FMN riboswitch aptamer (RFN element) from an uncultured Anaerolineae bacterium, 125 nucleotides, folded computationally. It matches the Rfam family "FMN riboswitch aptamer (RFN element)". Gene Ontology term of the family: FMN binding. It was read from a public genome assembly, where an Rfam model found it.

RNA sequence: AAACGCCUUCGGGGCAGGGUGGAAUUCCCGAUCGGUGGUAUAGCCCACGAGCGCGUUGAGAGGCGCGCAGGAUCCGGUGAAACUCCGGGGCCGACCGUAACAGUCGGGAUGUAAAGAAGGCGGAU
Numbered sequence: 001a002a003a004c005g006c007c008u009u010c011g012g013g014g015c016a017g018g019g020u021g022g023a024a025u026u027c028c029c030g031a032u033c034g035g036u037g038g039u040a041u042a043g044c045c046c047a048c049g050a051g052c053g054c055g056u057u058g059a060g061a062g063g064c065g066c067g068c069a070g071g072a073u074c075c076g077g078u079g080a081a082a083c084u085c086c087g088g089g090g091c092c093g094a095c096c097g098u099a100a101c102a103g104u105c106g107g108g109a110u111g112u113a114a115a116g117a118a119g120g121c122g123g124a125u
Stems, first nucleotide, its partner, number of pairs: 004122007017029003031104002033093002035048004043091002051068007073089005095107003
């Protein structure tokens, strides 16, 4: 001092106001939000997570593997370097539910000990 093993804590935000209507935070005007790692600082570049299915393993809980689904960015400027910064204009948002179609309401979810972050112990004298 490392691989690696174990443990603890943390780990998602958001419709004000108005219109129509019998009924809408779901439609319309308008408002508002932006998980994790990488990279010149990123919702829209690359990758990952939340959903579903199959296989395998397991008494089970669960582990592992594979697959499916899953959206969106341009112009100008600075710079050695930026689809990330600055200026401007755009765009996007799973599933189930609902008195009426939902990124924002309710639910799975006090979940995934999620992606991961921080710390501790062992390894270790």